[in-house]
c-di-GMP-I-GGC riboswitch aptamer from a Bacilli bacterium, 95 nucleotides, folded computationally. The prediction has a mean pLDDT of 84. Of the family's consensus pairs, 91% are formed in the model. The sequence was found by an Rfam model in a public genome assembly.
RNA sequence: AUCACAAAAGGCAAACUCGAUGAAAGUCGAGGACGCAAAGCCAUGGGUCUACUAUCGAUACCCCCAUAUCGAUUAUGAUCGCCAGGUUGCUGAUU
Numbered sequence: 001a002u003c004a005c006a007a008a009a010g011g012c013a014a015a016c017u018c019g020a021u022g023a024a025a026g027u028c029g030a031g032g033a034c035g036c037a038a039a040g041c042c043a044u045g046g047g048u049c050u051a052c053u054a055u056c057g058a059u060a061c062c063c064c065c066a067u068a069u070c071g072a073u074u075a076u077g078a079u080c081g082c083c084a085g086g087u088u089g090c091u092g093a094u095u
Base pairs, nucleotide, nucleotide: 001094002093003092004091011036012035016031017030018029019028020027021026034081040087041086042085044084045083046082047079048078049077054073055072056071057070058069059068060067
C1' cells in the first nucleotide's frame, strides 16, 4: 500500500417497547439485537425524507381586503445503517 476467507481481542446496534425533544422528517436516553470489517467521524457531491417559513393556486366566507381549509413548490432542517468521497482505527494475509 492492497485485500477481508477464517481466527483472536473487542466494538457498534436494526425492528420493536418506554421516556424526553421537535411543526415534521428525525434525534437523544434506557431496554432489545436485524445485522455491520469501519454500522467510527465528516453533510463535500448525488439520492431520499420532512415543510415551522415563504410564494402561488383552489374552495368556503366575503363588495374588496382580511380569515380558515386544502393542494403545489420551497432546506437554511434531516438522513453517514442510501450511494460515492474525505479522514481516523483493531487483527491478520499478500507485496